[in-house]
Context: one part of a larger RNA
RNA sequence: GAACGAACGCUGGCGGCACGCCUAACACAUGCAAGUCGAGCGCCCCUUUCGGGGCGAGCGGCGGACGGGUUAGUAACGCGUGGGAAUGUACCCUUCUCUACGGAAUAGCCUCGGGAAACUGAGAGUAAUACCGUAUACGCCCUUUUGGGGAAAGAUUUAUCGGAGAAGGAUCAGCCCGCGUAAGAUUAGAUAGUUGGUGGGGUAAAGGCCUACCAAGGCGACGAUCCGUAGCUGGUCUGAGAGGAUGAUCAGCCACACUGGGACUGAGACACGGCCCAGACUCCUACGGGAGGCAGCAGUGGGGAAUAUUGGACAAUGGGCGCAAGCCUGAUCCAGCCAUGCCGCGUGAGUGAUGAAGGCCCUAGGGUCGUAAAACUCUUUCGCCAGGGAUGAUAAUGACAGUACCUGGUAAAGAAACCCCGGCUAACUCCGUGCCAGCAGCCGCGGUAAUACGGAGGGGGUUAGCGUUGUUC
Numbered sequence: 001g002a003a004c005g006a007a008c009g010c011u012g013g014c015g016g017c018a019c020g021c022c023u024a025a026c027a028c029a030u031g032c033a034a035g036u037c038g039a040g041c042g043c044c045c046c047u048u049u050c051g052g053g054g055c056g057a058g059c060g061g062c063g064g065a066c067g068g069g070u071u072a073g074u075a076a077c078g079c080g081u082g083g084g085a086a087u088g089u090a091c092c093c094u095u096c097u098c099u100a101c102g103g104a105a106u107a108g109c110c111u112c113g114g115g116a117a118a119c120u121g122a123g124a125g126u127a128a129u130a131c132c133g134u135a136u137a138c139g140c141c142c143u144u145u146u147g148g149g150g151a152a153a154g155a156u157u158u159a160u161c162g163g164a165g166a167a168g169g170a171u172c173a174g175c176c177c178g179c180g181u182a183a184g185a186u187u188a189g190a191u192a193g194u195u196g197g198u199g200g201g202g203u204a205a206a207g208g209c210c211u212a213c214c215a216a217g218g219c220g221a222c223g224a225u226c227c228g229u230a231g232c233u234g235g236u237c238u239g240a241g242a243g244g245a246u247g248a249u250c251a252g253c254c255a256c257a258c259u260g261g262g263a264c265u266g267a268g269a270c271a272c273g274g275c276c277c278a279g280a281c282u283c284c285u286a287c288g289g290g291a292g293g294c295a296g297c298a299g300u301g302g303g304g305a306a307u308a309u310u311g312g313a314c315a316a317u318g319g320g321c322g323c324a325a326g327c328c329u330g331a332u333c334c335a336g337c338c339a340u341g342c343c344g345c346g347u348g349a350g351u352g353a354u355g356a357a358g359g360c361c362c363u364a365g366g367g368u369c370g371u372a373a374a375a376c377u378c379u380u381u382c383g384c385c386a387g388g389g390a391u392g393a394u395a396a397u398g399a400c401a402g403u404a405c406c407u408g409g410u411a412a413a414g415a416a417a418c419c420c421c422g423g424c425u426a427a428c429u430c431c432g433u434g435c436c437a438g439c440a441g442c443c444g445c446g447g448u449a450a451u452a453c454g455g456a457g458g459g460g461g462u463u464a465g466c467g468u469u470g471u472u473c
Stems, first nucleotide, its partner, number of pairs: 001473004006469005013345006020337001021303001026301003030298003035062003040059002043056001045054003069256002078181007087173002092169008100134004110123005140149003154161002184226001189219001191217001194216008231253004235246004258279005281292004309335001311334003317331001318329004348378004358369004382414001383410006392400001417462005422443003428457005438445002
């Protein structure tokens, strides 16, 4: 000098665009953040113009694996980059074929119970695109190559929406490898499923991934192991560059979801707002037993130098469901707060010398603040008042918002501070103080004339900011 997710002190007019718990991955009151489908199904209730329409709890389907948050863990194929073969992929696209015949249950509902509640038991009985069987299946799978196995679902407003099998695509995901990826040797040895093989198991899939047996290997000064630290990257800051530092916002990837473990369902999870177990904590309780998880958006307490509203809307973009209408969406779009940053604008312009008054200095002559003010002339950005009023979205639909913007009016009217002035370093005098009070980034000032302390006048710098502190280069 530059930079900052900054903080603090003094000060503060406006707008645009950004940004806003860096600390306790501390604990959380309250509300909302994931639903939807009646064109899968039966039932209760409401309504009806008798065509139908609607509400509710349930069965069923799809979605809740996305989107959103956080950086605790992780020194690792985690990430970056470049390759690879032994894989899966709901929804979507293309192609081919099929969509036949039956059956048994169960929730809701009803009856009777248990319980404070959460919830739950028994009986009767019912539907389906829920479940099961049979048939068929070239292609599909297994196989001893000849056999074996395997499917479906219908709905309706009659135009569609579906269902099953197979092949291909697209997308996404899993796995493997080369290289790169911070510190310590005051960490030198470390390893038994360890290294390899065979058989078996397991997985969507290769593999000690697991298991039995066999062999004794594999790693390490080119730093193994251990210890401490840390999410990685695109990027960001600085720098002429090389480099150094860093990883907020935005974007990609990983990991995590009170702590630890586990699986279930599913195309996909070992699942933030799912389940089970254990633990800590909090809450309810009739003491028998139950409920919960903001590192979602707001918000609260706490910690801290320090970081915002318990806002509006689904209008747009995107997502889920649905044939659709539509519903949901704290994603998102907006608004609110904050000089936190960047950028822009204003706080007036011109003329004006009896160089007014007043302040300060003075060699008492004067000098200076100073064209500065007053005064005259002018303008109206921003603000304020009034009128009009968008684009964003059009067939219709606008939260923002009567916003941006335009027009008219108003009156110089409402709008300047902060730091510094010994040298470095731009800017000097007077008074007070007297090694005191104090200053200070370094050198150093202050003990009676202090340009260095405090005040004043003057001056210098930056300016809605200025200065200090912290951190990086």

The prediction has a mean pLDDT of 86. The part of an RNA shown here (small-subunit ribosomal RNA, 5' domain) has 473 nucleotides and comes from an uncultured prokaryote. Rfam family: Bacterial small subunit ribosomal RNA. The RNAcentral record of the full RNA draws on ENA.